[in-house]
RNA sequence: GUACCUGUAGCUCAAGGGAUAGAGCGCAAGACUCCGGAUCUUGAGGUUGGGGGUUCAAAUCCCCCCAGGUACA
Numbered sequence: 001g002u003a004c005c006u007g008u009a010g011c012u013c014a015a016g017g018g019a020u021a022g023a024g025c026g027c028a029a030g031a032c033u034c035c036g037g038a039u040c041u042u043g044a045g046g047u048u049g050g051g052g053g054u055u056c057a058a059a060u061c062c063c064c065c066c067a068g069g070u071a072c073a
Base pairs, nucleotide, nucleotide: 001072002071003070004069005068006067007066010025011024012023013022018056027043028042029041030040031039049065050064051063052062053061
């Protein structure tokens, strides 16, 4: 340099173009306990890497850019 893959919550990952973008772990509060852990309940946390386009509607489709990875050169 070329081709391909990936980028969503603090971490690991879901989500056929259509419901308020969810789960586990973690975090906070409460219950329980002498205290803690475990367990249970509740809650907070997201410009879906950035910009533009298509569409009635985009995390999802298209283009450019950025970051990481793989292959080839």